This is a predicted structure of a 156-nucleotide RNA (c-di-AMP riboswitch aptamer (ydaO/yuaA leader)) from Gracilibacillus sp. YIM 98692. The organism belongs to Gracilibacillus, within Bacteria.

RNA sequence: ACAACCUUUUUGCUGAAUCGUUAUGAGCGGGGGAACCAUUUUUGAUAAACCAUGUUUAUCUUGGGGUGAAUCUUAAACAUACUAGGUAUGUUUAAGAAGGGAUACUCUCAAUCCCUAAUCCGACAGCUAACUCCGUAAGCAAUGUAGAGAGAAAGG
Repeated sequence: ACAACCUUUUUGCUGAAUCGUUAUGAGCGGGGGAACCAUUUUUGAUAAACCAUGUUUAUCUUGGGGUGAAUCUUAAACAUACUAGGUAUGUUUAAGAAGGGAUACUCUCAAUCCCUAAUCCGACAGCUAACUCCGUAAGCAAUGUAGAGAGAAAGG
């Protein structure tokens, strides 16, 4: 140095959310923002002011958009609005489709378990180089499917 054999793999998970400095960061994430390309079809309500029938400001959300996996379909019940019939919206329940996560060093496979929320902008933003702005939280799990195969690292 190579090969074979044995043992171990530092609590772990969702998430961008970690590391570091005495300063004003690094890393990882997100928004706005040209050309080219794409699109061409519309944009609500209330209040106040005025240069007066339009403009500006403020508030709201049913239009539209952002972060995120967190969307869609069907059926039933209830409520509201309009209404000839019925239709639309919201809430709850059930089922399905689609999307997402975990299985303990990593990957693949099987099998099993779980989630489909929340929130922001405020009539407005396609993509987007330069440029510019922002986040770096919060929460959870417990003797085990912490299975199998292959590989890696450390020790003998």

Background: Its Rfam family is "c-di-AMP riboswitch aptamer (ydaO/yuaA leader)". Rfam's curators write: This family represents a conserved RNA structure found upstream of the ydaO and yuaA genes in Bacillus subtilis and related genes in other bacteria. The sequence was found by an Rfam model in a public genome assembly. Its mean pLDDT, the model's own confidence on a scale to 100, is 76.